[in-house]
Context: one part of a larger RNA
RNA sequence: CACGGCUAAGGAACUCGGCAAAAUAGUCCUGUAACUUCGGGAGAAGGGACGCCUCCUCAGCAAUGAGAGGCCGCAGAGAAAUGGCCCAGGCGACUGUUUAACAAAAACACAGGGCUUUGCAAAAUUGAAAGAUGAAGUAUAAGGCCUGACACCUGCCCGGUGCCGGAAGGUUAAGAGGGGGCGUUAGGAGCAAUCCGAAGCGCUGAAUUGAAGCCCCGGUAAACGGCGGCCGUAACUAUAACGGUCCUAAGGUAGCGAAAUUCCUUGUCGGGUAAGUUCCGACCUGCACGAAUGGUGUAACGAUCUGGGCGCUGUCUCGGCCGUGAGCUCG
Numbered sequence: 001c002a003c004g005g006c007u008a009a010g011g012a013a014c015u016c017g018g019c020a021a022a023a024u025a026g027u028c029c030u031g032u033a034a035c036u037u038c039g040g041g042a043g044a045a046g047g048g049a050c051g052c053c054u055c056c057u058c059a060g061c062a063a064u065g066a067g068a069g070g071c072c073g074c075a076g077a078g079a080a081a082u083g084g085c086c087c088a089g090g091c092g093a094c095u096g097u098u099u100a101a102c103a104a105a106a107a108c109a110c111a112g113g114g115c116u117u118u119g120c121a122a123a124a125u126u127g128a129a130a131g132a133u134g135a136a137g138u139a140u141a142a143g144g145c146c147u148g149a150c151a152c153c154u155g156c157c158c159g160g161u162g163c164c165g166g167a168a169g170g171u172u173a174a175g176a177g178g179g180g181g182c183g184u185u186a187g188g189a190g191c192a193a194u195c196c197g198a199a200g201c202g203c204u205g206a207a208u209u210g211a212a213g214c215c216c217c218g219g220u221a222a223a224c225g226g227c228g229g230c231c232g233u234a235a236c237u238a239u240a241a242c243g244g245u246c247c248u249a250a251g252g253u254a255g256c257g258a259a260a261u262u263c264c265u266u267g268u269c270g271g272g273u274a275a276g277u278u279c280c281g282a283c284c285u286g287c288a289c290g291a292a293u294g295g296u297g298u299a300a301c302g303a304u305c306u307g308g309g310c311g312c313u314g315u316c317u318c319g320g321c322c323g324u325g326a327g328c329u330c331g
Stems, first nucleotide, its partner, number of pairs: 001325007009317002013315001018312001026050005035040001037149001051071004056067004072076001084310007091302002096108002112147007124133003150297004155227003160224002162220005169215003175209002180204005187196003228246005255289001256286001267283005
């Protein structure tokens, strides 16, 4: 040093933190709060009993049980195994799942809710294709996305982006179309150079026509998303129900709020402590909450996180002793 056992008095003073250890523990009887989704919570909490003997009494076929009497020990659930408990809060409803070997959680999933696609040779997925899955299913079905039990709810904005619908107008490709122009020359003119030049062939190519898309017109937010500023005003002061003005697509509704979100901040007040940057309850000045990127609650549940208490203890005051092993010395 490692692993065990014991330890006066105190009992968390230790420490980031009761980490670790101690404590609790079985069966029977009793008794059991808030809250609650009436199932729970609950083994709540708390309290008591427990060995052995009897030819005693009662019940029973018996095993045995109940009662009564007695006996022993420091100790009777005599060993081993075998819940510590309570209060309050955050998060997630729950049982589950996960980073095989640093993370088990508040992350994922979940039942439930919603939007959307799809009429069957379905949509979607896979595959150059045939084909297959979907499904030997058929909208009470299947796929995608979001939310995440339950309760109460889910406000305003369609200007931008996306999606859906519309087809009048604008724009618009290939293609269709072919006015016109150019080349070539049989021929004609000319002394000649050269000029003109039909048909045909070739090159070029105007107008016109021409779909979706885009522009445009509507719809749609449990689609992606967004949800203001300044100034003044009440008979103390302060504040501003009220008024003015600018801007916007619309200016944050209910609820919650120094919060897993609050910078200033250890905000202020109250509680708990002798003393509390944490915790709980309030306030609202929300740097920078807010409604299925869900909002607010919530019984039960959790090897979750946070604060407090009882019990208990070598965590500590503060160490000590013992056992086993390692180390060390000698061999």

The prediction has a mean pLDDT of 89. This is a predicted structure of a 331-nucleotide part of an RNA (large-subunit ribosomal RNA, domain IV) from Eisenibacter elegans DSM 3317. Rfam family: Bacterial large subunit ribosomal RNA. The full RNA is in RNAcentral, with records from SILVA.